[in-house]
RNA sequence: AGAGGAUUAGUUUAAUGGUAAAAUCAUGGUCUCCAAAACCAUUGUUAAGUGUUCGACUCACUUAUCCUCUG
Numbered sequence: 001a002g003a004g005g006a007u008u009a010g011u012u013u014a015a016u017g018g019u020a021a022a023a024u025c026a027u028g029g030u031c032u033c034c035a036a037a038a039c040c041a042u043u044g045u046u047a048a049g050u051g052u053u054c055g056a057c058u059c060a061c062u063u064a065u066c067c068u069c070u071g
Base pairs, nucleotide, nucleotide: 001070002069003068004067005066006065007064010024011023012022013021018054026042027041028040029039030038047063048062049061050060051059
């Protein structure tokens, strides 16, 4: 320099263009003499920007970070 891939909650991962989800963490509660475990509830999220579309995590373009390959 060229080609390809990844980016979603604090963490790990889902989501055929149609209400963004689960586990875990955290917080609160139940239980217990206390604690742990278990159970219940709650909080929190699409890397940034622009476009297409009635509607975008999803399609297109640009940018940022990381990974792989070619030279």
Molecule: transfer RNA
Organism: uncultured Bacilli bacterium